[in-house]
Notes
Predicted 3D model of an 82-nucleotide RNA (transfer RNA) from a bacterium. Its Rfam family is "tRNA". Its family is annotated with triplet codon-amino acid adaptor activity in the Gene Ontology. The coordinates come from a structure-prediction model, not an experiment, and the mean pLDDT is 81.

RNA sequence: GUCCCCGUGGCGGAACUGGUAUACGCGCAGCGCUUAGGACGCUGUCCCGAAAGGGGUGUGAGUUCGAAUCUCACCGGGGACA
Numbered sequence: 001g002u003c004c005c006c007g008u009g010g011c012g013g014a015a016c017u018g019g020u021a022u023a024c025g026c027g028c029a030g031c032g033c034u035u036a037g038g039a040c041g042c043u044g045u046c047c048c049g050a051a052a053g054g055g056g057u058g059u060g061a062g063u064u065c066g067a068a069u070c071u072c073a074c075c076g077g078g079g080a081c082a
Stems, first nucleotide, its partner, number of pairs: 001081007010026003019065001027045006046055003058074005
């Protein structure tokens, strides 16, 4: 330099054929249980906002009624060839 793959909450990881983003698990917080802790159970856990609502899938743009998903450029990581 050319080509291929990957990028989603704190972490792992789903999201089907473009149609409710963060299901599920881990972690964390509170409560229950316990003499105490562990284990177990319940609730909560992206951001702004009093609410209504809005924003958010590496970054930016495009297509579309609608994009994590399709297209383009860029950034980062991994691989193949030279």